[in-house]
RNA sequence: GGGCAUGUAGCUCAGUUGGUUAGAGCAUCGCUCUGAUAAGGCGAGGGUCGGAAGUUCAAGUCUUCCCAUGCCCA
Numbered sequence: 001g002g003g004c005a006u007g008u009a010g011c012u013c014a015g016u017u018g019g020u021u022a023g024a025g026c027a028u029c030g031c032u033c034u035g036a037u038a039a040g041g042c043g044a045g046g047g048u049c050g051g052a053a054g055u056u057c058a059a060g061u062c063u064u065c066c067c068a069u070g071c072c073c074a
Stems, first nucleotide, its partner, number of pairs: 001073007010026004019057001028044005050066005
C1' cells in the first nucleotide's frame, strides 16, 4: 500500500426484508427478604447505535468518505 471482518448501555451481545417505544444478560443504585452477608424477589438509572455526508415519507439496518481494532496478502 491492497483486501476482508468488526464497532449498539460500564462489560458481553441480540436487533430478521429499512417501518409502529432501541433491547437482553451481567454490573450499578433503591426497596424487600435475613440476626447479618450472599443468593432470591420487585423496581430504577444509564445509549444521540464509532464520526460525517448522502438516499428515503422513514436509517442501528442501504451508499460514500474518514477513524479505531483484528485477520490475510504484498

A computed fold for a 74-nucleotide RNA from a Gemmatimonadales bacterium, annotated as transfer RNA. Taxonomically the source falls in Gemmatimonadales (Bacteria, Pseudomonadati, Gemmatimonadota, Gemmatimonadia). Its mean pLDDT, the model's own confidence on a scale to 100, is 81. Rfam family: tRNA. From the family's description: Transfer RNA (tRNA) molecules are approximately 80 nucleotides in length. It is annotated as a transfer RNA. RNAcentral holds the sequence, with entries from ENA.